[in-house]
Context: one part of a larger RNA
RNA sequence: AUCAUGUUAAGGAACUCUGCAAAAUGACUCCGUAACUUCGGAAGAAGGAGUGCCUACAUUGGUGAAGGGACUUGCUCCCAGAGCUGAAGUAGGCCGCAGUGACCUGGCCCAGCCGACUGUUUAGCAAAAACACAGCACUCUGCUAAAUCGUAAGAUGACGUAUAGGGUGUGACGCCUGCCCGGUGCCGGAAGGUUAAUGGGAGAGGUUAGAUUUUCGGAUCGAAGCUUCGAACUGAAGCCCCGGUAAACGGCGGCCGUAACUAUAACGGUCCUAAGGUAGCGAAAUUCCUUGUCGGGUAAGUUCCGACCUGCACGAAUGGCGUAACGAUCUGGGCGCUGUCUCAAUGUGACUCUCA
Numbered sequence: 001a002u003c004a005u006g007u008u009a010a011g012g013a014a015c016u017c018u019g020c021a022a023a024a025u026g027a028c029u030c031c032g033u034a035a036c037u038u039c040g041g042a043a044g045a046a047g048g049a050g051u052g053c054c055u056a057c058a059u060u061g062g063u064g065a066a067g068g069g070a071c072u073u074g075c076u077c078c079c080a081g082a083g084c085u086g087a088a089g090u091a092g093g094c095c096g097c098a099g100u101g102a103c104c105u106g107g108c109c110c111a112g113c114c115g116a117c118u119g120u121u122u123a124g125c126a127a128a129a130a131c132a133c134a135g136c137a138c139u140c141u142g143c144u145a146a147a148u149c150g151u152a153a154g155a156u157g158a159c160g161u162a163u164a165g166g167g168u169g170u171g172a173c174g175c176c177u178g179c180c181c182g183g184u185g186c187c188g189g190a191a192g193g194u195u196a197a198u199g200g201g202a203g204a205g206g207u208u209a210g211a212u213u214u215u216c217g218g219a220u221c222g223a224a225g226c227u228u229c230g231a232a233c234u235g236a237a238g239c240c241c242c243g244g245u246a247a248a249c250g251g252c253g254g255c256c257g258u259a260a261c262u263a264u265a266a267c268g269g270u271c272c273u274a275a276g277g278u279a280g281c282g283a284a285a286u287u288c289c290u291u292g293u294c295g296g297g298u299a300a301g302u303u304c305c306g307a308c309c310u311g312c313a314c315g316a317a318u319g320g321c322g323u324a325a326c327g328a329u330c331u332g333g334g335c336g337c338u339g340u341c342u343c344a345a346u347g348u349g350a351c352u353c354u355c356a
Stems, first nucleotide, its partner, number of pairs: 002350007010342002014340001019337001027051005036041001038172001052094006059087005067079004071074001095099001107335006114327002119131002135170007147156003173322004178252003183249002185245005192240003199233001203229005210221004253271005280314001281311001292308005
């Protein structure tokens, strides 16, 4: 020096990304206990007091010796109650620095974000705001159910039957959940258009018995049969088409002018769209400009809290906004407390080294 651990003047977070770590709190009894609240909680809220030993006294619970009485003489009943002991108490006294004397044994409060909660998770860097959840909604399924596994037999679903089962989304609770069906999807419709195999076979080609012709090499025509191609016509679902549907996937505008100070625009005009973002919230886990501006807290605050709204680029079950309780979550502040620090000091035990 390193590791573990003890103590420390004065100060007390000035340390630091952050009170990380340490210190502090701590048991039992009594007193006392706020906002808020889903009336259950919050709550051990917070904040206080007491605690050992000895003696005496009174109260009360347990046990119940000896004694007395009654007769029906019994393992009887009744009265009274010594001693021992439990509990809490009153008064007086005793000792120490210290009486839950060691050990064990909550620090607390205020405000905010997120997630309702208890739970679950990256075995081996992440425990969370992620997952799940009860609740809510949509959708499929009438039973040989839908869905799933299997080539199949068969099985799960379920020895269940729509208050059941499967899928999807949201995520307690409270108040709510606006507009758009043009695109994509799903559901319904069937008039028309398009449309496969099939059926159909107009027509065309190949081959050649033969015919015609010949420069005798060949050329032209060509029935039947065999064979190849094949138009019209026939022809379902689907698609086009017509409707519905957003707690289906999703989407939810621009420019210009206008009020008797200025500013702003309730108002008007115009273009585009399927429709132009409603309620609520808003520099937010979302705000680039940005340390926005104002207020609070500090001597001083890029964080925090309360507002404003100019929302680059919130917004309503890809849920919106609140919310008591809860959280080894995250953020800001305060009290207590401390070697975290000003600023370091000194012990103890390891480790190391030397000698024997």
Molecule: large-subunit ribosomal RNA, domain IV
Organism: uncultured SAR324 cluster bacterium